[in-house]
Context: one part of a larger RNA
RNA sequence: UGACGGGGGCCCGCACAAGCGGUGGAGCAUGUGGUUUAAUUCGAAGCAACGCGCAGAACCUUACCAACCCUUGACAUGGAUAUCGCGGCUCUGGAGACAGAGCUUUCAGUUCGGCUGGAUAUCACACAGGUGCUGCAUGGCUGUCGUCAGCUCGUGUCGUGAGAUGUUCGGUUAAGUCCGGCAACGAGCGCAACCCACACCCUUAGUUGCCAUCAUUCAGUUGGGCACUCUAGGGGAACUGCCCGUGAUAAGCGGGAGGAAGGUGUGGAUGACGUCAAGUCCUCAUGGCCCUUACGGGUUGGGCUACACACGUGCUACAAUGGCGAUGACAAUGGGCUAAUCCCAAAAAGUCGUCUCAGUUCGGAUUGGGGUCUGCAACUCGACCCCAUGAAGUCGGAAUCGCUAGUAAUCGCGUAACAGCAUGACGCGGUGAAUACGUUCCCGGGCCUUGUACA
Numbered sequence: 001u002g003a004c005g006g007g008g009g010c011c012c013g014c015a016c017a018a019g020c021g022g023u024g025g026a027g028c029a030u031g032u033g034g035u036u037u038a039a040u041u042c043g044a045a046g047c048a049a050c051g052c053g054c055a056g057a058a059c060c061u062u063a064c065c066a067a068c069c070c071u072u073g074a075c076a077u078g079g080a081u082a083u084c085g086c087g088g089c090u091c092u093g094g095a096g097a098c099a100g101a102g103c104u105u106u107c108a109g110u111u112c113g114g115c116u117g118g119a120u121a122u123c124a125c126a127c128a129g130g131u132g133c134u135g136c137a138u139g140g141c142u143g144u145c146g147u148c149a150g151c152u153c154g155u156g157u158c159g160u161g162a163g164a165u166g167u168u169c170g171g172u173u174a175a176g177u178c179c180g181g182c183a184a185c186g187a188g189c190g191c192a193a194c195c196c197a198c199a200c201c202c203u204u205a206g207u208u209g210c211c212a213u214c215a216u217u218c219a220g221u222u223g224g225g226c227a228c229u230c231u232a233g234g235g236g237a238a239c240u241g242c243c244c245g246u247g248a249u250a251a252g253c254g255g256g257a258g259g260a261a262g263g264u265g266u267g268g269a270u271g272a273c274g275u276c277a278a279g280u281c282c283u284c285a286u287g288g289c290c291c292u293u294a295c296g297g298g299u300u301g302g303g304c305u306a307c308a309c310a311c312g313u314g315c316u317a318c319a320a321u322g323g324c325g326a327u328g329a330c331a332a333u334g335g336g337c338u339a340a341u342c343c344c345a346a347a348a349a350g351u352c353g354u355c356u357c358a359g360u361u362c363g364g365a366u367u368g369g370g371g372u373c374u375g376c377a378a379c380u381c382g383a384c385c386c387c388a389u390g391a392a393g394u395c396g397g398a399a400u401c402g403c404u405a406g407u408a409a410u411c412g413c414g415u416a417a418c419a420g421c422a423u424g425a426c427g428c429g430g431u432g433a434a435u436a437c438g439u440u441c442c443c444g445g446g447c448c449u450u451g452u453a454c455a
């Protein structure tokens, strides 16, 4: 100087407390461990691995296993020789890769010289190739402490020196934010602001959007209009600016006015010096090592979907604040090659009826039968529909998680990837709460100080 303390002081955070809803019990979905297997490819491992890489494993993907094949190779550059196309179609053998036969087609330029370009085949060698190893050789990218308020430098001064000072102190702040003081004076990376969206107003524009006034229609349908809504460009608006109190006459803090919005308006993007030899050689790049008739390449089939079990994350329930039947409005984001035009499109809510506390008109697993769709192909191993079947489950032990407002809870909708396949992910809107006395305690963090047989 740091690090550490079941030392001290000050402060913060859904950290506790106050509340609301869950998980842990059940069934299923999904990931992981374990076991099994010819193979169940590989990675990720407290927080920060486990609905993670995977925005989608029937073949492909695919890296794994079995069998059958290839060896200058599926792909690149170079040499020699040969041919002039490449390509398309049919047949035979085969699981296919592949092997064989036949038909069709017959490159361009040209100084007409295999001369140039291009393509194909064969041969030999340099080489190709490797999702093989090492993330503890690396780049790049990422997680995490943490959007925590810190981390440093120049000059000066102090100290023999390591170093200190500045950065400590008194206030204050979300903040090393600002004010005051001080052997310090300044500066840099962070903080904040500048960026985007939302909330208010003005303005420009008025079709595909809108309809107050005037007509018209079943209907903004049509005439007409661009007020209003909306759309998408520009601008304004918030700064502790104003008032009172408080404070040190400071920074600020408390209250108030006006205002759509008030003290960082709300949400995002933005992640300092560094820590964890954190993660990734299987995105990519790359040093070294290793394989080279195989650890490379092709094909068919299988596997990644196994199942005494254990854990994580979710979905659906256990019902009457409900189930069922009928009726019943109102969205936003986005997609469809183009489209404010057309299409994809709500549910909960509300109203009426029924069920009357039961393993039930709750719950829907499982199983049998029949179909639909996608796709060469749904056996291993897809989704959905109909009929039948109707399991566990009556609110969950110890323990544990999320959330402070348009949030939690609840309701549906869209998109990416995708032939097909979501209870996942990412977005969108509808309905819409409760609670916070407070900081003693648990966890994490910041500053000062103290102790230390630690570095």
Stems, first nucleotide, its partner, number of pairs: 001455002003452003007449007015439002019403005026316008034307002042053002064302007073127001077126002079123006087104007107117003129291002132289003138285002140280003143276001145274001150189006156165003169180003195268004200236007209226003214223002239262001242256005318396001322355006334344003362393001367388007409431007
Source information
This is a predicted structure of a 455-nucleotide part of an RNA (small-subunit ribosomal RNA, 3' major domain) from Falsirhodobacter sp. alg1. It was read from a public genome assembly. Its Rfam family is "Bacterial small subunit ribosomal RNA". The organism belongs to Falsirhodobacter, within Bacteria.